[in-house]
């Protein structure tokens, strides 16, 4: 070194849970890796840690050890997480507002802009004209006097010799005072009603006339430049609290990869 036959070993592993602890059944992640019996109100063991029975493979691609990778799981923690809440700061980042200036667009303007002067109006007070409104009165209608209103006055009364006269109640009629009604016309009165007139006052603004003067004025959408202006809305900084989905770190860790190690007997 080769051949033959054996033995150790291997024939899945991990996590959670349960447990004093270990393993199994259970759940779960990987992987493809025997069979039968026991087992979650558990089953079997004791750091040598499933028990009992059987089968296959077998000293190396297959067994053992170390390292690397890393599916997946766990539970705890948090200066990190483009997450949430609250407080503070920052306008030297973004955004918004205000303001100054320049430009653009549109309208208007030599049939005269902005502006200036003057005179007026709007405003206040007083007095008025007309109207409206409200009230009152008058006119008109009705009613209305036992007697102290009128006319006519039956009956009756009085004067007269008579003829005739006189006063006069009731009734009737018409009225006064009073009472009631009244659309319009008329008169008077009233005032935070309306439109005017006259006078006085006032005068920031707005409107108008006339004159002077000679080119701008207005609008709002847009754009540029500026402001030791404003707003804490966004962003940024910081403090505190929360979430554990994302994120960070810790832990266990399959599969896979690399390296190393490891028997016995016989024969050649």
């Nucleotide at each position: 070194c080769c051949g033959u036959g054996c033995u150790a070993g291997g024939c899945g592993g991990g996590g959670u849970g349960c447990u004093a602890g270990c393993g199994g059944u259970a759940c779960u992640c990987u992987g493809a890796a025997c069979c039968c019996g026991c087992a979650a109100u558990c089953c079997g063991c004791u750091c040598u840690a499933g028990c009992g029975g059987g089968g296959c493979u077998g000293a190396a691609u297959u067994c053992c050890c170390u390292c690397c990778c890393g599916a997946g799981g766990g539970g705890u923690c948090c200066a990190g997480g483009c997450c949430c809440c609250g407080g503070g700061g920052u306008c030297a980042g973004c955004g918004c507002c205000c303001u100054g200036u320049c430009g653009g667009u549109g309208g208007u303007g030599u049939u005269g802009a902005u502006g200036g002067u003057u005179c007026g109006g709007u405003c206040c007070c007083g007095c008025u004209g007309c109207g409206a409104u409200g009230g009152a009165g008058a006119c008109c209608c009705g009613u209305g006097a036992a007697c102290c209103a009128g006319g006519u006055c039956a009956g009756g009364u009085c004067c007269g010799g008579a003829a005739g006269g006189a006063a006069g109640c009731a009734g009737c009629c018409u009225u006064a005072a009073g009472c009631g009604g009244u659309c319009a016309c008329c008169u008077c009165c009233a005032g935070g009603c309306g439109c005017g007139g006259c006078g006085g006052g006032g005068g920031c603004g707005c409107c108008g006339u006339a004159c002077c003067g000679g080119a701008g004025c207005c609008a709002c959408c847009c754009g540029g430049c500026g402001g030791c202006g404003g707003c804490a809305g966004c962003g940024c900084c910081u403090c505190g609290g929360g979430c554990a989905c994302c994120g960070a770190g810790c832990u266990c860790g399959a599969c896979g990869g690399a390296g190393g190690g490891u028997g016995c007997a016989c024969g050649g």
Molecule: Bacterial large signal recognition particle RNA
Organism: soil metagenome